This is a predicted structure of a 108-nucleotide RNA (SAM riboswitch aptamer (S box leader)).

């Protein structure tokens, strides 16, 4: 790094450091000297992996290995559908679906 599966409208943050960027890319919109990124320490969420109980599945549980603690993956982005006599062309709104992307688990 790639490739399967699976989830992504729940949740959960001080404090030391540091000292301008940060929210993956692009656009938007936010957050930021009332202190961003990183790093360290103590907490908590959450339940993939796990631990027990039952053995299809479910119930249960946080010791461990992960991971997350602004905003839905912060919102769009790509297709298709929905409301007007026809029809084309732009813009916008809702809904499905993808792609992208994060995490887990397993394979190369």
């Nucleotide at each position: 790094c790639u490739c399967u599966u699976a989830u992504c409208c729940a949740g959960a943050g001080a404090g030391g450091u540091a000292g301008a960027g940060g929210g993956a890319c692009c656009g938007g919109c936010c957050c930021g000297a009332u202190g961003a990124a990183g790093c360290c320490u103590c907490a908590g969420c959450a339940a993939c992996c796990g631990a027990u109980c039952a053995u299809u599945u479910g119930a249960c549980c946080a010791a461990g290995g992960u991971g997350c603690u602004a905003a839905u993956u912060c919102c769009g982005g790509c297709a298709g559908a929905u409301a007007a006599a026809c029809a084309a062309u732009c813009a916008a709104a809702u809904c499905u679906g993808g792609a992208a992307g994060a995490u887990a688990a397993g394979a190369g």